[in-house]
Molecule: Bacterial RNase P class A
Organism: Pokkaliibacter plantistimulans
């Protein structure tokens, strides 16, 4: 210099007018003063929980989540950091990573066969039968090294065997089984010894098995206060039993009726509502998420739904995009700037 790769920040500002919604100060009251007012993803609503109420709420099938190992954390399917497999020159990224000897199933075509198996081209004539003088043929009959299809052909390469082969045997490699050494593990190890060796084929984001977790309903939850109406009507189960209780079924436990359809009455206000599993700094602990201490700060609560206009500067000339109970991920959109780490290649010194 150029390609790249991982992380991190930011996401228009600043003055005045006017207006809006909320705090606080005053002031009988009209009004005055005085500070603040979206997001990094408010989106998706895809996990997870804080509150709340069923409710005092216990076990069991079922059903549903997750799926390598260790941690963190309130937790989680979400993060940290290893293992193992596969991309990359590589910095680095990716994984729906338990189990196929628990059963069940499924795999088009293609090829001779796709799970205890075949013989289409071939390969052999050893032993046995026939014919032939011979050479040699037939028949019975052995073979899966070689070839051919295919994503995959039943351990691989070599030596020796054999009539021609074959783990038949051996050598090394590969695989199983014990056991050693290092790691908490998961896992590795150019480690020992045995063993010719389960055809360890594949698939489980196919049923399924196996560990581990798991009540439901939501802020339109819930609470209060006020005002209104019709302390309504009809049927229908049921009464030693039933029934009914916030996912399904059964125990368990409460309660004492339950249910359908018709009509009347209200939609008002107030609190839940913003001090949190909180943010910033600094110190320590840890490889890391992240934890401890200590010091400083309060940072929108709106209820038909607020922060908009207008002028003037500046500049990177503005993308995506607007809070409705909070908070922790995670997905997904995004112009334009900043700024770090580390890897390639190429020049110079």
């Nucleotide at each position: 210099u150029g390609a790249g790769u991982c992380c991190g920040c930011u996401g228009g500002a600043c003055a005045a007018u006017c207006g809006u919604c909320g705090c606080c100060c005053u002031g009988c009251a009209a009004g005055g003063g005085g500070g603040g007012g979206a997001g990094g993803a408010a989106a998706g609503u895809c996990c997870g929980g804080g509150c709340u109420c069923c409710a005092c709420a216990g076990g069991g099938c079922a059903g549903a989540g997750u799926g390598c190992c260790a941690g963190a954390u309130a937790a989680c399917g979400u993060c940290u950091g290893g293992g193992a497999g596969g991309c990359g020159c590589g910095a680095g990224c990716c994984u729906a990573c338990g189990g196929a000897a628990a059963g069940u199933g499924c795999a088009a075509c293609a090829g001779a066969a796709a799970g205890u198996a075949u013989a289409c081209c071939g390969c052999c004539u050893a032993a046995g039968u026939c014919c032939g003088c011979a050479a040699g043929g037939a028949c019975c009959g052995g073979u899966a090294a070689g070839g051919u299809u295919g994503a995959a052909a039943u351990g691989g390469u070599g030596c020796g065997g054999u009539a021609a082969g074959a783990g038949c045997g051996c050598a090394c490699c590969g695989c199983g089984u014990g056991g050693g050494u290092g790691g908490c593990a998961a896992c590795a190890c150019u480690c020992c010894a045995c063993g010719g060796c389960g055809a360890u084929g594949g698939u489980a984001a196919a049923c399924c098995c196996c560990a581990c977790u798991c009540g439901g309903a939501g802020c339109a939850a819930g609470a209060c206060c006020a005002a209104a109406u019709a302390g309504g009507a009809a049927c229908c189960c049921a009464u030693u039993a039933g029934g009914c209780g916030u996912g399904g079924c059964c125990c368990a436990c409460g309660c004492u009726g339950g249910g359908u359809u018709c009509g009347g009455g209200u939609a008002g206000g107030u609190c839940g509502c913003u001090u949190g599993a909180g943010g910033u700094c600094a110190g320590u602990g840890g490889u890391g998420a992240c934890g401890c201490u200590g010091a400083c700060c309060c940072u929108a609560g709106a209820u038909g739904a607020a922060u908009g206009a207008u002028u003037g500067u500046c500049c990177u000339c503005g993308a995506c995009a607007g809070a409705a109970c909070c908070c922790g991920g995670c997905u997904u959109a995004c112009a334009g700037g900043c700024g770090g780490g580390c890897u390639c290649a190429g020049c110079c010194c």